[in-house]
RNA sequence: GCGCUGGUGGUGCAACAGCAGCACACCCGACUUCCAGUCGGGAGGUCCAGGUGCGAAUCCUGGCCGGCGCU
Numbered sequence: 001g002c003g004c005u006g007g008u009g010g011u012g013c014a015a016c017a018g019c020a021g022c023a024c025a026c027c028c029g030a031c032u033u034c035c036a037g038u039c040g041g042g043a044g045g046u047c048c049a050g051g052u053g054c055g056a057a058u059c060c061u062g063g064c065c066g067g068c069g070c071u
Stems, first nucleotide, its partner, number of pairs: 001070007010024004018054001026042006047063005
């Protein structure tokens, strides 16, 4: 330099172009003498800039970062 692949809450992952969800962690409450545990509730996210489209996490273009391969 070229090709492929990935980037989504704090972490690990989902999501036919049509309400962004799950687990753990965190916060609040209940049970308990306390802790642990269980149960109920809550907050928190689409790498960046454009484009297409009624509608984009998803498709297209460019960029940034990580991984693999080729030279």
RNAcentral holds the sequence, with entries from ENA. This is a predicted structure of a 71-nucleotide RNA (transfer RNA) from Actinobacteria bacterium OV450. Its mean pLDDT, the model's own confidence on a scale to 100, is 83.